[in-house]
Context: one part of a larger RNA
């Protein structure tokens, strides 16, 4: 991991709807007669009565009504007619009980097996090469009064010391489908003892046992194993087996020890009925209510800015009279601001009427019977967040979900479009039309210069195209280039110094064509070089210059595997933008041809059905609903088979489709066809099960 077999809504019993089917047109007697008969009994038959067939009210009473009440009103409780009922039965969904679709726990409880492993304990036995160290003690000598010290020499203590056997397992490496469900080498640690061991015993799970590690209790022990209750229970996870055809959902709302379950209510399926119909939903009139947007605000309720003016307090200042920065409140001008402000106040939306034209759609009701209640994105308007999130939370609309085609290279949610088959027919959308790649290297006239197009901001900038105002200009503009650019004066102060040019203040007048108490370099200070200003010079069929607006473009603008922000090539009077146009190609859209199919309408027919035309239709997950196919078995009818059943194989024909049928071949003994009935009734997934390779 493949193949082939098995593998999940079932059985029983109650209920409810429905469909078929059948009875039923009053039901029950008592004693007691009759009748039978197995004769203390017991059967049938017949039958007063009861119960219902009419109800209201306390009744009296009246009655399809009655009662209340003044009411003949309005209420109450009944009547109307139901076989469209009732009752049994089958049968189908569905729900309650029951293991109740299957597979699935980790635990819980109960008897009972275990201490051959291992843990403590008893019992009774065994075992520790070799060397080293040398304690208490003694025992000679020497000294001492002596206690008792020295000295030598005996001795052979110790949870001593090196270290083999034997325990043990420190560190590495190897092993990791092993030699080995814990090993192997080396290299440690203990090694006369709290050592190590051999038989036999004891201690048992709500226990035991522990030099304590939740450690052992027989290879996984925070509570062993076996077997039972037991098919414990899982609002969770997985899986749930054949074909068509019609419909077609929700991810909202209230409760919930609720929140990944569950109930009701929305929303979907079926049936009937409304319906010998317009209640639906579109449009267009007309009628409502509002308090959003935009507004406003001496119309409130707040905010909050400048000004006046009036008062009040008030630092401070004054010998006092007084003055008075300031700062509150009213008023006034003017300009403002509000989701939780409104004197007003829209459009849309929404409610109701009436009235159109279509519509086999839609709509209401009762039964029945589900699925969902984790939503997702896109626009609009809003609240949270940072006016961040592929973010969160709400409204409203479409999509996705459950939607395939076509565009957006690629891309559930965008843009175009809703797939009953089918055609080597036609037409279009969105979006394109140089080559990849169907279709224009179209037409016209503009802009771009940046590969802009083919990311991206404040900012910047004599890019460039159009466009507007303003000054200057043959009395001579702009540029260039000659020449001037002075005098009081070194302005005053400061400074060592400050002379136009560190710094402060002022910034005057004079000669003049013009020239700043100086724009800039420059000196320690001056000095020196330039600038504004000015005349000359040159000569502009108009030219110079300021300020602006558009419309394209430039900078700004650094990354990680590889250009990599046109899908590529590759485009430059475009294959780029802009404007106007014509053509064309492009979807599973829409048109044609030809079938299928579901549903209405018409007509006809050998009127349960059919056959012909016509209208509308035939994406679909959850999920409802019709119709069908095949397998195993029974029963009735009826066939076939050693002149070859089933079954394998292959081809060929046939049906929408599960599927059928026929032929070869193979195989060698059952099997098939109508009709009706019953299920152990249909496998690809369950980390299934089992066997095989």
């Nucleotide at each position: 991991g493949c193949c082939u077999g098995c593998g999940a809504g079932u059985u029983c019993u109650c209920g409810c709807u429905u469909a078929c089917u059948g009875u039923g047109u009053g039901u029950u007697u008592a004693a007691a007669a009759c009748g039978g008969u197995u004769u203390u009994a017991c059967c049938g038959u017949u039958u007063a009565g009861g119960c219902a067939u009419a109800g209201c009210g306390a009744a009296a009473g009246c009655a399809a009504g009655u009662g209340u009440u003044a009411a003949u009103a309005g209420c109450g409780c009944g009547u109307a007619u139901a076989a469209a009922c009732a009752c049994a039965g089958u049968a189908a969904c569905c729900g309650g009980g029951a293991g109740a679709c299957c597979c699935g726990a980790a635990a819980c409880c109960g008897a009972g097996u275990g201490a051959u492993c291992u843990a403590a304990c008893c019992u009774u036995g065994a075992g520790c090469a070799g060397g080293g160290u040398g304690a208490g003690u003694c025992u000679u000598a020497a000294a001492g009064a002596a206690a008792u010290u020295u000295a030598a020499g005996a001795g052979g203590a110790g949870g001593c010391c090196c270290g083999a056997a034997c325990c043990c397992g420190u560190u590495a490496u190897c092993g990791u489908u092993g030699u080995a469900a814990u090993g192997a080498u080396a290299u440690g640690g203990g090694a006369u003892g709290a050592c190590u061991u051999g038989u036999g015993g004891u201690u048992a799970g709500u226990g035991g046992c522990a030099a304590a590690a939740u450690a052992c209790c027989a290879a996984c022990c925070g509570a062993a194993c076996u077997c039972g209750g037991a098919g414990a229970u899982a609002g969770c996870u997985g899986g749930u087996u054949c074909u068509c055809c019609c419909c077609g959902a929700a991810a909202g709302g209230u409760c919930u020890a609720u929140a990944g379950g569950g109930a009701c209510c929305g929303c979907g399926c079926c049936a009937u009925g409304c319906a010998a119909a317009a209640a639906g939903a579109u449009u267009a009139u007309c009628a409502g209510g509002g308090g959003u947007a935009a507004a406003g605000c001496u119309a409130c309720u707040g905010g909050a800015u400048g000004g006046g003016u009036u008062a009040g307090c008030a630092a401070g200042g004054g010998u006092a009279a007084c003055c008075g920065a300031g700062u509150u409140a009213a008023c006034u001008c003017a300009a403002c601001c509000a989701a939780a402000c409104u004197c007003a106040g829209a459009a849309u939306a929404c409610u109701g009427a009436u009235a159109a034209a279509a519509u086999a759609a839609a709509g209401c009701a009762u039964g029945g019977u589900a699925g969902a209640c984790a939503g997702u994105c896109a626009u609009a308007u809003c609240g949270g967040g940072c006016u961040a999130a592929g973010c969160u939370g709400a409204u409203a609309u479409g999509g996705c979900u459950a939607a395939a085609g076509g565009g957006a290279a690629a891309c559930a949610u965008c843009c175009c479009a809703g797939a009953u088959u089918u055609u080597c027919a036609g037409c279009u959308a969105a979006g394109g039309c140089c080559u990849c790649u169907a279709a224009a290297u179209c037409u016209a006239c503009a802009u771009u210069a940046a590969g802009u197009u083919u990311a991206a901001a404040a900012g910047g900038a004599a890019g460039u195209u159009u466009u507007u105002u303003c000054u200057c200009u043959c009395a001579g503009a702009c540029a260039g280039c000659c020449a001037g650019g002075a005098g009081g004066u070194u302005g005053g102060c400061u400074c060592a110094g400050a002379a136009g040019c560190a710094g402060c203040c002022a910034c005057c007048c004079u000669u003049u064509a013009a020239a700043g108490a100086u724009a800039g370099c420059g000196u320690a200070a001056c000095a020196g070089c330039u600038c504004a200003c000015u005349g000359g010079u040159c000569g502009a069929c108009u030219g110079a210059g300021a300020a602006g607006a558009a419309g394209c473009g430039c900078c700004u603008a650094a990354g990680a595997u590889u250009u990599a922000u046109c899908g590529a090539g590759g485009a430059u009077c475009a294959a780029a933008u802009g404007u106007a146009g014509u053509g064309c190609c492009g979807a599973a859209g829409c048109u044609a041809g030809a079938g299928a199919u579901g549903u209405c309408c018409u007509a006809c027919u050998u009127u349960u059905a059919g056959u012909a035309g016509g209208g509308c239709g035939u994406g679909g997950u959850a999920g409802g609903g019709g119709a069908g196919c095949g397998u195993c078995c029974c029963a009735u009818a009826u066939g076939c088979a050693g002149u070859g059943a089933a079954g394998g194989c292959a081809a060929a024909u046939u049906g929408u489709a599960a599927g059928a049928u026929u032929u070869g071949u193979u195989g060698g003994a059952g099997u098939g066809u109508a009709u009706g009935g019953g299920a152990g009734u249909g496998a690809g997934a369950a980390u299934g099960c089992a066997g095989g390779c």